[in-house]
Predicted 3D model of a 350-nucleotide part of an RNA (small-subunit ribosomal RNA, central domain) from a metagenome. It matches the Rfam family "Bacterial small subunit ribosomal RNA". Gene Ontology terms of the family: ribosome and structural constituent of ribosome.
Context: one part of a larger RNA
Parts: sequence; C1' cells; structure tokens
RNA sequence: CUGGGCGUAAAGCGCGCGUAGGUGGUGCGAUAAGUCAGAUGUGAAAGCCCCGGGCUCAACCUGGGAAUGGCAUUUGAUACUGUCGCGCUAGAGUGUGGUAGAGGAAGGCGGAAUUCCCGGUGUAGCGGUGAAAUGCGUAGAUAUCGGGAGGAACACCAAUGGCGAAGGCAGCCUUCUGGGCCAACACUGACGCUGAGGCGCGAAAGCGUGGGGAGCAAACAGGAUUAGAUACCCUGGUAGUCCACGCUGUAAACGAUGAGAACUAGACGUCGGGGGGGUUUAGCCCUUCGGUGUCGGAGCUAACGUAUUAAGUUCUCCGCCUGGGGAGUACGGCCGCAAGGUUGAAACUC
Repeated sequence: CUGGGCGUAAAGCGCGCGUAGGUGGUGCGAUAAGUCAGAUGUGAAAGCCCCGGGCUCAACCUGGGAAUGGCAUUUGAUACUGUCGCGCUAGAGUGUGGUAGAGGAAGGCGGAAUUCCCGGUGUAGCGGUGAAAUGCGUAGAUAUCGGGAGGAACACCAAUGGCGAAGGCAGCCUUCUGGGCCAACACUGACGCUGAGGCGCGAAAGCGUGGGGAGCAAACAGGAUUAGAUACCCUGGUAGUCCACGCUGUAAACGAUGAGAACUAGACGUCGGGGGGGUUUAGCCCUUCGGUGUCGGAGCUAACGUAUUAAGUUCUCCGCCUGGGGAGUACGGCCGCAAGGUUGAAACUC
C1' cells in the first nucleotide's frame, strides 16, 4: 500500500456557513460517452505454458498451438450510470394562521445581601480555629437602629424543565432581531446531501488602551501546622474577576459517540403543538407530530454496555488512526504585541 478501524484500547476537526469536488428522488423520449457483445487489424522474434519431433536420455535444439488480461477501427445492444429534452411531487423550500422558549443585541428599572462612610444606643471585647495566633477594638470595635455611597450577582420560582450549531444562556420591563415546532391548504419543481481549501463563531485564563473596583482572590506578607511546609488551615492582600473597543483561538470545547437519509419489538415519565372521546371545564382516556429522559428485546460489542436520540441493518460525503517512549518536542512555514497557537519529524531506545 491493501486491509481493518475511530463511546472507554491509537483514532470524530470545538461548532457552523460554504467554494471546488464527490454524491443524488420519480416518469417518458432522445443520444450512445461509460458499460456489454461480435468482427477486423495490431499486440516482432525468442522466452514462459500445452501437444509433437531431433541429438542413446536430459540440459539443449526444433515444428505447431495457446497466451500476450492491451490498443485502435468498425457493426450492434440500451437495463444501469452520464448527457440533452419534456414532465411529476413523496426530498428540499416559499406563502398563510397559530405557538413555546434563561436564543442574541441595546437601553432602562428593582429588591435582598456583603463592604465602606455619617449619626444614635451601648461597653469590652470581637474575629478566627482541631486548638491557637497574626488581625480589629477604650482614638469606643463587635452587636443594634436610622441615613447615605458604590460595585457585583440575581435567593424562592427551578425541574430528572426550556432555548441555542457549538461555546453557552436565568431578577423585571421596553425596543430591535435569529431559529424551531404545529395545523390545514396553496405554490416552486430535485432547487438536495456532504464538504478539501476558505470564511465566521468560539468557555476560562491571558494580552493592549481607557474606565471601574463592593465581594472574592493567583502573586505577595504575616500567623499557625510540621522534621521541614516555598502547601493544606487562619488574618490580610495586588493583578484579575466587571464595562467599552481590539487581540488571543485553546479545553476532559465530552454524549470522550462527524453530518445527512432510510429501515428495524416494546414499557414508563416529561416539555411544545394538533385531532378524537368522556366529563363539563386547571384533573382523565385514545391517537398523532416534534423535542428531552429512564428501563428494556432482537441485533451489535473484547467486555462494559448500547439499543427508533443505536454503538443495530444499509447508503452518500468529510475528518482521523496504524506499537510505547523520544514528542505534540526540534527544525522550517504560517498566525500572534507577547504568552503562545497551528502544521509537525528524526536520531536514539524498549
């Protein structure tokens, strides 16, 4: 390479949009490029293989055949693929009417709590721990009442719940805005799927400029613990955490499970719709579409497990793996302000 694989053994890109490419529903007609069949030419000889012949045999020599899986020309076939034409509506989409939702962005508002400041009451402690100490407090703390300032986060509702492509999203209100689902019809007529490159989004931490800073808190300081204690515990505390704009582009970015389509026992919850029955009304039963869970059968699996939300049975397309260490390192390229990211070896060794 071929092959075999990718939930946990090596292996699914963090997620989307989409270019090239690959691939693609259904009917009729045309064509005959792919495909299939026949013929002709060519495919040198020798060699290999088969059947004979000649040296006493053999090697060797020699005659004939086969083979030369190919190429070209030509005559046909038309199921499938391609191409062209005309259609179809079951895929896909549009319209109409509803509907649920922490989906996104901006602006405004609210209450509880922490801290700080001012004032009142009040007096010797408070705080903290396994126990302490550092720390705070007679310059009046802690506690308690009233007032004020400021920042950040939104208890209960709350879910085994919802929304989003993923990251993620939660007080309330307003404005702008994306997507989904359901119902019945109408319309377009394969417009689809995937997607190398490319482009965009992308938690936390980190970086740049400017703001902000209540609480928390890397670093740091002190107190303890300890043989030591550059920790775990305690008292403090700066970046940071917050906002605006710009960068970074990573993660156990996880369902460790790529996307799309079809098919293949069930049972029980739950969320959003529709229909029917029953009852009159938040309560029930049947059914249907879409989501999200638990259990479980066949099948699959090394086992664990999975099981209509497949890891079952198939098809299309992409990504990735190929013993461990060296190493996600070195070198080079590209990207970045930097930190670093991305692509990604070898010697050597087991």